[in-house]
About this RNA:
Predicted 3D model of a 95-nucleotide RNA (TPP riboswitch aptamer (THI element)) from Chryseolinea lacunae. The organism belongs to Chryseolinea, within Bacteria. Its mean pLDDT, the model's own confidence on a scale to 100, is 75.

RNA sequence: GCCCGGCUUUAGGGGUGUUCUGACGAGGAACUGAGAUUAGACCCUUUGAACCUGAUCCGGCUAAUACCGGCGAAGGGAAAAGUAAUUCUUGAAAC
Numbered sequence: 001g002c003c004c005g006g007c008u009u010u011a012g013g014g015g016u017g018u019u020c021u022g023a024c025g026a027g028g029a030a031c032u033g034a035g036a037u038u039a040g041a042c043c044c045u046u047u048g049a050a051c052c053u054g055a056u057c058c059g060g061c062u063a064a065u066a067c068c069g070g071c072g073a074a075g076g077g078a079a080a081a082g083u084a085a086u087u088c089u090u091g092a093a094a095c
Base pairs, nucleotide, nucleotide: 001088006083007082008081009080010079011045012044013043014042016039017031018030019029020028021027051076052075053074057070058069059068060067
């Protein structure tokens, strides 16, 4: 002295399914998951698979499901600032 990461602040984007019970209501429960409109929670913000389209898609598993994989080097998709220590790099001095 720089970058990344971490951290802080503010801003923004997104999803909320399947099954059982119940009266196909409300409520309750089970499955997967970070999160199933329990949250001011969780995740993501261009180094962008958070999320959407394709999709009433294809293959597999499952009680069932956007459960797993493909599709996917496809197409879209929402931001900036600050920062100590440590580490790294470079230069100088000393030895």